[in-house]
Context: one part of a larger RNA
RNA sequence: GAGUAGCGAGAAACGCGUGAGAACCGCGUUCGCCGAAAGCCCAAGGUUUCCGACGGAAGGGCAGUCCGCGUCGGGUGAGUCGGGCCUAAGCCGAGGCCGAACGGCGUAGGCGAUGGACAUCCGGUUAAUAUUCCGGAACCACCCGGGUGGAGCGAAGGGGGGACGCCAUGGGGUAGGCCAGCCUGUUACUGGAUUCAGGUGCCAAACCGGUAGGGCGUUGAUGGGGGCAGGAAAAUCCGUCCCCGGAGCCCGAGAGGUGAUGGCGAGGCGCAAGCCGAAGUGGUCAAGCCUUGUGGCCAAGAAAAGCCUCUCAGCGUUGAAGCCCGGGUGCCCGUACCGCAAACCGACACAGGUGGGCUGGGUGAGUAUCCUCAGGCGAAC
Numbered sequence: 001g002a003g004u005a006g007c008g009a010g011a012a013a014c015g016c017g018u019g020a021g022a023a024c025c026g027c028g029u030u031c032g033c034c035g036a037a038a039g040c041c042c043a044a045g046g047u048u049u050c051c052g053a054c055g056g057a058a059g060g061g062c063a064g065u066c067c068g069c070g071u072c073g074g075g076u077g078a079g080u081c082g083g084g085c086c087u088a089a090g091c092c093g094a095g096g097c098c099g100a101a102c103g104g105c106g107u108a109g110g111c112g113a114u115g116g117a118c119a120u121c122c123g124g125u126u127a128a129u130a131u132u133c134c135g136g137a138a139c140c141a142c143c144c145g146g147g148u149g150g151a152g153c154g155a156a157g158g159g160g161g162g163a164c165g166c167c168a169u170g171g172g173g174u175a176g177g178c179c180a181g182c183c184u185g186u187u188a189c190u191g192g193a194u195u196c197a198g199g200u201g202c203c204a205a206a207c208c209g210g211u212a213g214g215g216c217g218u219u220g221a222u223g224g225g226g227g228c229a230g231g232a233a234a235a236u237c238c239g240u241c242c243c244c245g246g247a248g249c250c251c252g253a254g255a256g257g258u259g260a261u262g263g264c265g266a267g268g269c270g271c272a273a274g275c276c277g278a279a280g281u282g283g284u285c286a287a288g289c290c291u292u293g294u295g296g297c298c299a300a301g302a303a304a305a306g307c308c309u310c311u312c313a314g315c316g317u318u319g320a321a322g323c324c325c326g327g328g329u330g331c332c333c334g335u336a337c338c339g340c341a342a343a344c345c346g347a348c349a350c351a352g353g354u355g356g357g358c359u360g361g362g363u364g365a366g367u368a369u370c371c372u373c374a375g376g377c378g379a380a381c
Base pairs, nucleotide, nucleotide: 012030013029014028015027016026017025031378032377033376034375039358040357041356042355045338046337049336050074051073052072053071054070055069059067060066079139080138081334082333083332084331085116086115090111091110092109096105097104098103120137121136122135123134124133140330141329142328143327144326145325146324147323148322152315153314157310158309159308160307165297166296167295168294169293171290172289176285177284178283179282180281182199183198184197185196202262207257208256213251214250215249216248223244224243225242226241227240228239230238231237264280267276268275269274298301344353345352360372361371362370
């Protein structure tokens, strides 16, 4: 320079409390803002920022009794959620080929999710975790025992399957919404009804029906019998051919029943812990789902494992598989918190950037617009 510029988009006011001290911290009332978000849930990234007590140097664009700050203490609980099984692009790569050296490429093999496969739901609880703890109700895999059964089992191999595009669209129908019905409450001494609030009903699994619907099929299905030089060995499997036979076979949501004499529930009672608890019905619209449906189109739309089946070696009548009952076992890692942001990437508590899912009501074609529910904020002079 200068007590100058500035104090980084957006609304606060009052009362009470605490305190040495309050525009800013806590509580309350009113007001305002967002509401395809400024709400909620994941992934990435961050790595204790989470919760509590105490604090008031520094950080906080003012102050501060407050904090994502300091100190101390506490907090993340899983057979079923995610990873550990499988493979894609890509990467690594025994031998190998190549190359002055370092090294490059690549077979077998492996790694690698953004994909495939795979068994848990509802309620309650903590200051802080919960599909993990607790309550109730389930399911999966393996092992052991018992029973039944009475000839098969068996792979790193064969076969099937998994297995797939884009656009349009029909029917069924769940979540959810709306409408109606029903229930509860509505302070004055009292009656009435408008009004207001809530409404719900309930998961998985198991059971029933296998339903709506769809695919294949009298141009012969499921099924039965036979032949074969194919599937690099074998095969009863697959493939292919012939014969019999004559109408089924396969996929498949949702509803309903049980679960449930339970739980929740506006509200009421209680100092508190906690206890009690009404209605909980129908219609309609309709994501996801059935659906790998149906139709059209050209750019012609993953792989592998799990799974089913077949046999090789081997095991098995000194009893295989399967099924039933009972018992047991169930490992390692992640799990706090932020997560369109003051906690991530931007030197900052920075008007920038950041993938996925949910996203109610009125208006409306709509995720637009304006208002609003739940929920969250009033942005630090």
This is a predicted structure of a 381-nucleotide part of an RNA (large-subunit ribosomal RNA, domain III) from a Thermoflexales bacterium. Its mean pLDDT, the model's own confidence on a scale to 100, is 82.